[in-house]
Notes
This is a predicted structure of a 361-nucleotide RNA (Bacterial RNase P class A) from an Acidimicrobiia bacterium. The prediction has a mean pLDDT of 77. It matches the Rfam family "Bacterial RNase P class A". Rfam links the family to the GO terms ribonuclease P activity, dimeric ribonuclease P complex and tRNA processing. By type it is a ribozyme. It was read from a public genome assembly, where an Rfam model found it.

RNA sequence: UGAGUUCGCCGGGUGGCCGCGGCCGGCAACGGUCGAGGAAAGUCCGGACUCCACAGGGCAGGGCGCUGGGUAACUCCCAGGCGGCGUGAGCCGACGGAAAGCGCAACAGAGAGCAGACCGCCGAUGGCGCGCAAGCGCACAGGCAAGGGUGAAAGGGUGGGGUAAGAGCCCACCGGCAUCCCGGGCGACCGGGGUGGCCAGGCAAGCCCCGUCCGGAGCAAGACCAAGCAGGGACAGGACGGCCCGUCCGCCACGUCCCAGGUGGGUUGCACGAGGCCGACCAGCAAUGGCGGUCCCAGAGAGAUGGCCACCCCCGGGGGUCACCCCGGGACAGAAUCCGGCUUACAGGCGAACUCGCAAU
Numbered sequence: 001u002g003a004g005u006u007c008g009c010c011g012g013g014u015g016g017c018c019g020c021g022g023c024c025g026g027c028a029a030c031g032g033u034c035g036a037g038g039a040a041a042g043u044c045c046g047g048a049c050u051c052c053a054c055a056g057g058g059c060a061g062g063g064c065g066c067u068g069g070g071u072a073a074c075u076c077c078c079a080g081g082c083g084g085c086g087u088g089a090g091c092c093g094a095c096g097g098a099a100a101g102c103g104c105a106a107c108a109g110a111g112a113g114c115a116g117a118c119c120g121c122c123g124a125u126g127g128c129g130c131g132c133a134a135g136c137g138c139a140c141a142g143g144c145a146a147g148g149g150u151g152a153a154a155g156g157g158u159g160g161g162g163u164a165a166g167a168g169c170c171c172a173c174c175g176g177c178a179u180c181c182c183g184g185g186c187g188a189c190c191g192g193g194g195u196g197g198c199c200a201g202g203c204a205a206g207c208c209c210c211g212u213c214c215g216g217a218g219c220a221a222g223a224c225c226a227a228g229c230a231g232g233g234a235c236a237g238g239a240c241g242g243c244c245c246g247u248c249c250g251c252c253a254c255g256u257c258c259c260a261g262g263u264g265g266g267u268u269g270c271a272c273g274a275g276g277c278c279g280a281c282c283a284g285c286a287a288u289g290g291c292g293g294u295c296c297c298a299g300a301g302a303g304a305u306g307g308c309c310a311c312c313c314c315c316g317g318g319g320g321u322c323a324c325c326c327c328g329g330g331a332c333a334g335a336a337u338c339c340g341g342c343u344u345a346c347a348g349g350c351g352a353a354c355u356c357g358c359a360a361u
Stems, first nucleotide, its partner, number of pairs: 001357010012312007020035006037332001041343002044341005049218004061214005066080005081095001082093004096209002101207002103203002118148002120144003125141002127138004156174006175199002177196008222268004231259005238252001240250003275295005281290003313330007
């Protein structure tokens, strides 16, 4: 100095005039004080809270899926492991199981789950032909999948032996798999050694198997007050009664469903919290927790913070010798029970750390 990666912050300020909502004071006039976000958005997760249900167990359904830690909890956060991308700082993760079963995969290709012969190689043994014989020829039977081709992917790789030609058929080394042992680690895993030719593609974000967790609704949840009306029918069970019985009748109180009438007003839930901010403190790699100090910071109810003026700030353009002047722009976007996250949007600006390139010393 250029390019990048990760994290954090601001995103308007001051004054004047008029105007909003809550609370406090006041008889009132009025005064004081407070008053939208980092995402308030999406409604994707997790809860707090309220009401209902729930003996216990099971079935069904749904969520999650590496390890350890954090948290009220989570699919979140932190730190690791493994895999992938990147020169790197870093970023991503569909992260239990494919030799339990079922299923799916176009085209090309001989053949894509226990497969396969298009071009090819062999033809020892049997067969055919020539030959006195030795032997030669054919490629029929038969053998092969090592060479070539198709494909994203073709039944491990390299080298050697062996064979008629070949093939883990055998051997050495490498890779994978199975199993045993040693070392490190809380663990996921990492490193090493022995034995075994065991060599068996992909998809489970297809069904499935394994492990683990989960009751339902939601502030229009709920609680209270005032006011007002009008009850009727059906169904099942239960109790009582009928001069005796009851598949009948009457009646009572519940329960469920349907039809009809009344109300739609007010108070509360409603903000002191898993609360915010500060700390050169303690523990921890960190997330976070503890300790200390300090603060109270919207609570509307068709739903409040807006308008005007001036100056300042940031950015762009123009003019001017300068001072300065003129024009334009200033992002995404408004709480509604509340909180912890994730995801998405964001003009312009500031800061820190790290990585790579170039130049100079």